[in-house]
Context: one part of a larger RNA
RNA sequence: UGACGGGGGCCCGCACAAGCGGAGGAACAUGUGGUUUAAUUCGAUGAUACGCGAGGAACCUUACCUGGGAUUGAAAUGUAUAGGACAGGGGAUGGAAACAUUCUUUUUCUCUUCGGAGACUUAUAUGUAGGUGCUGCAUGGUUGUCGUCAGCUCGUGCCGUGAGGUAUCGGCUUAAGUGCCAUAACGAGCGCAACCCUUAUCGUUAGUUACUAGCAGGUAGUGCUGAGGACUCUAGCGAGACUGCCGUCGUAAGGCGAGAGGAAGGUGGGGAUGACGUCAAAUCAGCACGGCCCUUACGUCCGGGGCUACACACGUGUUACAAUGGGGGGUACAGCAGGCUGCUGGGCGGCGACGUCCGGCGAAUCCCUAAAUCCCCUCUCAGUUCGGACUGGAGUCUGCAACCCGACUCCACGAAGCUGGAUUCGCUAGUAAUCGCGCAUCAGCCACGGCGCGGUGAAUACGUUCCCGGGCCUUGUACA
Numbered sequence: 001u002g003a004c005g006g007g008g009g010c011c012c013g014c015a016c017a018a019g020c021g022g023a024g025g026a027a028c029a030u031g032u033g034g035u036u037u038a039a040u041u042c043g044a045u046g047a048u049a050c051g052c053g054a055g056g057a058a059c060c061u062u063a064c065c066u067g068g069g070a071u072u073g074a075a076a077u078g079u080a081u082a083g084g085a086c087a088g089g090g091g092a093u094g095g096a097a098a099c100a101u102u103c104u105u106u107u108u109c110u111c112u113u114c115g116g117a118g119a120c121u122u123a124u125a126u127g128u129a130g131g132u133g134c135u136g137c138a139u140g141g142u143u144g145u146c147g148u149c150a151g152c153u154c155g156u157g158c159c160g161u162g163a164g165g166u167a168u169c170g171g172c173u174u175a176a177g178u179g180c181c182a183u184a185a186c187g188a189g190c191g192c193a194a195c196c197c198u199u200a201u202c203g204u205u206a207g208u209u210a211c212u213a214g215c216a217g218g219u220a221g222u223g224c225u226g227a228g229g230a231c232u233c234u235a236g237c238g239a240g241a242c243u244g245c246c247g248u249c250g251u252a253a254g255g256c257g258a259g260a261g262g263a264a265g266g267u268g269g270g271g272a273u274g275a276c277g278u279c280a281a282a283u284c285a286g287c288a289c290g291g292c293c294c295u296u297a298c299g300u301c302c303g304g305g306g307c308u309a310c311a312c313a314c315g316u317g318u319u320a321c322a323a324u325g326g327g328g329g330g331u332a333c334a335g336c337a338g339g340c341u342g343c344u345g346g347g348c349g350g351c352g353a354c355g356u357c358c359g360g361c362g363a364a365u366c367c368c369u370a371a372a373u374c375c376c377c378u379c380u381c382a383g384u385u386c387g388g389a390c391u392g393g394a395g396u397c398u399g400c401a402a403c404c405c406g407a408c409u410c411c412a413c414g415a416a417g418c419u420g421g422a423u424u425c426g427c428u429a430g431u432a433a434u435c436g437c438g439c440a441u442c443a444g445c446c447a448c449g450g451c452g453c454g455g456u457g458a459a460u461a462c463g464u465u466c467c468c469g470g471g472c473c474u475u476g477u478a479c480a
Stems, first nucleotide, its partner, number of pairs: 001480002004476002007474007015464002019427005026319008034310002042053002064305006077127008087106008109118003130294002133292003139288002141283003144279001146277001151190006157166003170181003196271004201239007211228002215226003242265001245259001246257004321420001325379006338367002342361008386417001391412007433456007
């Protein structure tokens, strides 16, 4: 100087407490361990791995296994030699395919001093290619975490023999090393804050595909039409919030408290933004790169299989165990976003998944009507009209192909499960809980995942004794 203490003081955080809902029990989905396997490719492993890389494993992907093929190679490039325009189409044999062998047809590049040169291409030789092979403890780049915690430093000065200290401590204050006072320190930098995006209010400009108050026309009905520029909305520019006003604490600075006004009040809500550093943290399999290793194979192409196995263990989820509910009928209200190999309205066929015909939309124009909700009927507490796993049959769709190994539909079947031990997780407001909708990837889909969007919409916080993590000061000296 640090680090540590079942030392002390001060402070903070869904850390505890107060509440609400879960996990741990069941079935299934998914990831991991283990086991198995010819292979079950590889990585990630307390917090900071385990619905993670993977925002789509039937083939491909694919790196793994098995069987087969070629060896300048699937793709790139230089040189030399020998040829041929290049190239395209068709057939035969072998083969699962890739590929190998072979026959045949069409066509005949550019410049030229007519010698040749160039471009393209074939074969051979060669320099090389290629490697998801190893090392993340050789590295770059990127990332997680402490932690959006309030810290981490520098210049000069001063103090100390020196390592170092001071500043950065003390008092008050803050979300904050935020600010003020005090002061051998005076200043400064990286962080904090602000600047950025979005959301909440208003003004102004503009008015189509959005809107419809007044006017006119029309319909079974509808901004449907003329028209309008008010309203909503869209998207550009502005205004607005700053403790500005009031009270109060205080020497002061600076705060605090309640209120007014206001759409919004004390950082208004949300996002982006992550200091010096820590964990030889993660990644050589995104990419790049040093070194090492393979070169008729550890490279490469193809068929099939595997990554989907299954006595078991764990994590994360979905669906439930019901009456605040299940079923039937009627009925109301969103927002984000996407669409031509696409999204689809209407008619017809089918119980349905879906098929088919005509049409709309490259979209503020069409697709485009959400579900919980509300009203009526029924069930009457049961392993049930709860629950839907599993299984049998018949189908639909995508795709070259659904056996291993897809999703969906219909009929039948109708398992466990009656609220879950110890323990443990999330959340402080438009939040939790609950309800549906959209997108990326994508032929299809194992999506109950991920990322967004809106609808309905709570309870509780006395407080900081205790558990966990963190910040500042101080103390002890077992430790470096």
The part of an RNA shown here (small-subunit ribosomal RNA, 3' major domain) has 480 nucleotides and comes from uncultured Porphyromonas sp. The organism belongs to Porphyromonas, within Bacteria.